[in-house]
Transfer RNA from an uncultured Verrucomicrobiota bacterium, 77 nucleotides, folded computationally. It was read from a public genome assembly. Its mean pLDDT, the model's own confidence on a scale to 100, is 81. Its Rfam family is "tRNA".
RNA sequence: GCGGGCAUAGCUCAACUGGAUAGAGCGCCAGACUACGAAUCUGGAGGUUUGGGGUUCGACUCCCUAUGCCCGCACCA
Numbered sequence: 001g002c003g004g005g006c007a008u009a010g011c012u013c014a015a016c017u018g019g020a021u022a023g024a025g026c027g028c029c030a031g032a033c034u035a036c037g038a039a040u041c042u043g044g045a046g047g048u049u050u051g052g053g054g055u056u057c058g059a060c061u062c063c064c065u066a067u068g069c070c071c072g073c074a075c076c077a
Base pairs, nucleotide, nucleotide: 001073002072003071004070005069006068007067010026011025012024013023019057028044029043030042031041032040050066051065052064053063054062
């Protein structure tokens, strides 16, 4: 340089054919329980769905572009 893939909560991942208010586990916070803690149970907070633009009545999902990461190929005096 060329081609392909990925980007969603702090972490790991869902989200149907484009359709209602984007969910789960772990973690975190609070409470219950306990002599205290752990475990367990209950509740809660936490999101610019990587940035920008476009298509659409409607976009996490489709298109363009930028950025980052991964894989393959090519080049390498």